[in-house]
The part of an RNA shown here (small-subunit ribosomal RNA, central domain) has 349 nucleotides and comes from an uncultured bacterium. Its mean pLDDT, the model's own confidence on a scale to 100, is 87. The full RNA is in RNAcentral, with records from ENA and SILVA.

Context: one part of a larger RNA
RNA sequence: CUGGGUGUAAAGGGUGCGUAGGCGGUAAUGUAAGUCAGGUGUGAAAGCCCGAAGCUCAACUUCGGGAUUGCACUUGAAACUACAUAACUAGAGUACAGGAGAGGUGAGUGGAAUUCCUAGUGUAGCGGUGAAAUGCGUAGAUAUUAGGAGGAACACCAGUGGCGAAGGCGACUCACUGGACUGUAACUGACGCUGAGGCACGAAAGCGUGGGGAGCGAACAGGAUUAGAUACCCUGGUAGUCCACGCUGUAAACGAUGUCUACUAGCCGUUGGGGCCUUUGAGGCUUUAGUGGCGCAGCUAACGCGAUAAGUAGACCGCCUGGGGAGUACGGUCGCAAGACUAAAACUC
Numbered sequence: 001c002u003g004g005g006u007g008u009a010a011a012g013g014g015u016g017c018g019u020a021g022g023c024g025g026u027a028a029u030g031u032a033a034g035u036c037a038g039g040u041g042u043g044a045a046a047g048c049c050c051g052a053a054g055c056u057c058a059a060c061u062u063c064g065g066g067a068u069u070g071c072a073c074u075u076g077a078a079a080c081u082a083c084a085u086a087a088c089u090a091g092a093g094u095a096c097a098g099g100a101g102a103g104g105u106g107a108g109u110g111g112a113a114u115u116c117c118u119a120g121u122g123u124a125g126c127g128g129u130g131a132a133a134u135g136c137g138u139a140g141a142u143a144u145u146a147g148g149a150g151g152a153a154c155a156c157c158a159g160u161g162g163c164g165a166a167g168g169c170g171a172c173u174c175a176c177u178g179g180a181c182u183g184u185a186a187c188u189g190a191c192g193c194u195g196a197g198g199c200a201c202g203a204a205a206g207c208g209u210g211g212g213g214a215g216c217g218a219a220c221a222g223g224a225u226u227a228g229a230u231a232c233c234c235u236g237g238u239a240g241u242c243c244a245c246g247c248u249g250u251a252a253a254c255g256a257u258g259u260c261u262a263c264u265a266g267c268c269g270u271u272g273g274g275g276c277c278u279u280u281g282a283g284g285c286u287u288u289a290g291u292g293g294c295g296c297a298g299c300u301a302a303c304g305c306g307a308u309a310a311g312u313a314g315a316c317c318g319c320c321u322g323g324g325g326a327g328u329a330c331g332g333u334c335g336c337a338a339g340a341c342u343a344a345a346a347c348u349c
Stems, first nucleotide, its partner, number of pairs: 004320003007303002012317001014201004021194003025088002028085004033081002035077008048066007091191001092188003095184004103177007110154001115149007125136002162169002206247006215241002220236004258316006266294012298305002322349003331342004
């Protein structure tokens, strides 16, 4: 490199948008670049293959034929690909009418609870554990009542429920705003799919500047446990967790399953729409877009997957090639740093 693979053995990029490129619906006409057929020229000789001949045979040598699958020119063909022209509507999109949704951003509001402060009642304990102790408390704690401050999170509803490309999103109201779905079939007329580079988004932790700080809580301190205990348990507690703006760009970023399209037995749920029937019932039948549980065929090393495929096919991209060394070194790019991305070899089994 090819072949073969990529749920769990090595391997799907964290996710999207999109450039080049690759691939691309139906029918028609033309061209003839690819494609196919014929012809001409060339494709040196030797070598190779086949058939003969000559050395007693053979090796060897000589002769004839083939092959040289290529290239150029030329004459044709027009199915397919391509290109050009003019069309179509089943792909894709638009319009109109609807209902659903923790989709996003901003502003405002609310109640429960924790903590703290003030005041009242009240007295000796509280707290914590396997058991304790550190700790808090006669300077009046814990408990309880009233008032106040402040921050963070939104019980029940809640559901293998919903929405989002992924990360993710959950109190309520308002404003702005994205997408999907259903129906009509009015409009455009292939405008499509994928996508190397590129760009954007991207949990938590972390970083910079400025705020904020109730609870929780790395580090740290103390008390226990223990042979020890730099832990698990307890009492405290700083960064952080929260907000604004910027950076970082990684995760078991998982469905460990790339995106798109078509096709392939059934059964049972559930969410959002539509249609028909109707005895009007929490009804029946049906269709569509999601989301779950079984399961035939088929696939699979097995486990299992099974119309939401890991089945049957097609298009395009990423990635894999024994373990360790190593996702490391060096170099480069990015970053304030932490580090990220790209990415070997020696050696060894």